[in-house]
Transfer RNA from an Oscillospiraceae bacterium, 74 nucleotides, folded computationally.
Rfam family: tRNA. By type it is a transfer RNA.
Lineage of the source: Bacteria > Bacillati > Bacillota > Clostridia > Oscillospiraceae.
Formats: sequence, C1' cells, structure tokens
RNA sequence: GCUUCUCUAGCUUAACUGGUCAAAGCCCGCGACUUAUAAUCGCGAGAGUCUGGGUCCGAUUCCCAGGAGAGGCA
Repeated sequence: GCUUCUCUAGCUUAACUGGUCAAAGCCCGCGACUUAUAAUCGCGAGAGUCUGGGUCCGAUUCCCAGGAGAGGCA
C1' cells in the first nucleotide's frame, strides 16, 4: 500500500427481511430469607447503538466518507 471482518449499558452478548419501550446475563443499589455472611429470590438504576452525512414515512440494521481494533496479502 491492497483487502476482509468487527464497533450496541462498567463487562460479555442479542436485536430476524428496516417498524411501534434497544433485550438478556454478569456487575451495582435496595429489599426478602438467615443469628450473621454467602447462596437464592424480588424490585430498581444504567446505552439511543464509534463519528459525520445520505436514502427512506421510518435506520442498531441499507449506502458513502472518516476513526479505532483484529486478520490476510504484498
């Protein structure tokens, strides 16, 4: 230099063929249980999706450019 893939909550992953509250687990807070702790159970908080544009009635999803990361080729 060329090329392929991936960016969603503090972390790990979902989100189908574009559609009406972006879901779950872990973590965190509160409560129940217990002599107490742990475990278990219940409730709750936390993201508008890497950035900027475009298409569309509507974008996490499609298109373009950029950024970060990983792999391959030279």